RNA sequence: CCGUGCUAAGUGGGGCGCUAGGGGUGCCCUGUUCCCGAAACCCUCUUCAUGCGGGACCGAAUCCCCCGCCCGAGGGUGGACGAGCGUCGGGACGGCAACGGGAUCAGUCGACGUCGAAGGCCGGGUCCUGCGCGGCGAGACGCCGCGAAUCGGGUCAGGUCCGGAAGGAAGCAGCCCUAAGCGGUCUGUUCUCGGGUGCUGCAGGGCCACCCGGCUGGAGUCGACGACCCGGGGCCGCCGGCGGUCAACCGCCCAGAGGCGGGGUGCACGG
Numbered sequence: 001c002c003g004u005g006c007u008a009a010g011u012g013g014g015g016c017g018c019u020a021g022g023g024g025u026g027c028c029c030u031g032u033u034c035c036c037g038a039a040a041c042c043c044u045c046u047u048c049a050u051g052c053g054g055g056a057c058c059g060a061a062u063c064c065c066c067c068g069c070c071c072g073a074g075g076g077u078g079g080a081c082g083a084g085c086g087u088c089g090g091g092a093c094g095g096c097a098a099c100g101g102g103a104u105c106a107g108u109c110g111a112c113g114u115c116g117a118a119g120g121c122c123g124g125g126u127c128c129u130g131c132g133c134g135g136c137g138a139g140a141c142g143c144c145g146c147g148a149a150u151c152g153g154g155u156c157a158g159g160u161c162c163g164g165a166a167g168g169a170a171g172c173a174g175c176c177c178u179a180a181g182c183g184g185u186c187u188g189u190u191c192u193c194g195g196g197u198g199c200u201g202c203a204g205g206g207c208c209a210c211c212c213g214g215c216u217g218g219a220g221u222c223g224a225c226g227a228c229c230c231g232g233g234g235c236c237g238c239c240g241g242c243g244g245u246c247a248a249c250c251g252c253c254c255a256g257a258g259g260c261g262g263g264g265u266g267c268a269c270g271g
Base pairs, nucleotide, nucleotide: 001271002270003269004268005267006266010057011056012030013029014028015027016026020046021045022044023043024042034055035054036053037052064264065263066262067261068260069259070258074254075253076252077251078250079249082246083245085243086242087241088240089239090238093237094236095235096234099231100230101229102228104227105226107225108224109223110222111221112220119216120215121214122213123212124211125210126209127205128204129203130202131201132200133198134197136194137193138192139191140190141188142185143184144183145182146181152177153176154175155174160169161168162167
């Protein structure tokens, strides 16, 4: 140096998130995707952490490893600005719609008014208190009825007792009566008490308001709508704070299995 066989390495990388931390599963970007299996209350590992288990291809160099230069998709992060959304707050200002008030209006419409408006005065009512009257209710009394085995009354058959007799005594049942009490009545010319009682009488009080009447007065009064003024709140605009989202800018960090150049890395056998 040539040939054969094999091995290490390689067959993507980055960001976010998770984690004490590394890697993976998850999400995103790039892109030239080796395959299969498990992995979020997760899987695997410990700073030599840059996955685990099984297989395949390629293979010591264009291909694996390191360094320098070029270009650089894209991603992350910080800053300032802007747009839009959400949320919290503010009250100097503007707008909108409704609400409340007005002793304003020579605004509109309607009703009432010289058959007398507003206003004024007087009286009465609605309200309160007391005393009557009525009504209602309860009770008492009255009236009616019932109502005592015995310890209530009258009359007491029979029977009992006393007596020679005449006669007398006590007395059960029955009948009659009544007490306490019970029931009924209360349309009963009575009494007492009560009230969420009254088209009620008298007296006193009250009278903000409303209603009725009388007198006075002599032309307005009332309602709806509108205008104006005042008031408090609501919504939107406005101003400020905070939090996501989006777009572009600046800084920093990471960054292509890309291009060029340089260097490094095996084992066995045979010629």

Model confidence (mean pLDDT): 76 of 100.
Predicted 3D model of a 271-nucleotide RNA (Bacterial large signal recognition particle RNA) from an Acidimicrobiia bacterium.
Rfam family: Bacterial large signal recognition particle RNA. It is annotated as a non-coding RNA gene.
The gene name in the source record is ffs.
The model forms 93% of the base pairs in the Rfam consensus.
The sequence is in RNAcentral, with records from ENA.